[in-house]
RNA sequence: GGGGGUAUAGCUCAAUGGUCAGAGCACACGACUCAUAAUCGUUAGGUUGAAGGUUCGAAUCCUUCUACCCCUA
Numbered sequence: 001g002g003g004g005g006u007a008u009a010g011c012u013c014a015a016u017g018g019u020c021a022g023a024g025c026a027c028a029c030g031a032c033u034c035a036u037a038a039u040c041g042u043u044a045g046g047u048u049g050a051a052g053g054u055u056c057g058a059a060u061c062c063u064u065c066u067a068c069c070c071c072u073a
Base pairs, nucleotide, nucleotide: 001072002071003070004069005068006067007066010025011024012023013022018056028042029041030040031039049065050064051063052062053061
């Protein structure tokens, strides 16, 4: 230089172009306990990497850019 992949909650990951974008773990609170852990319950937490485009409607499709990873010369 060329090609490909990934980017979604604090972490690991889901989500067929159409419900308020969800789950597990973690955090916080509560129950249980003499107390802690474990267990159970509840709550909170997201401009879906950035900017445009297509569409009635985009995390999802298209373009460009950014970061990381892989292959190749």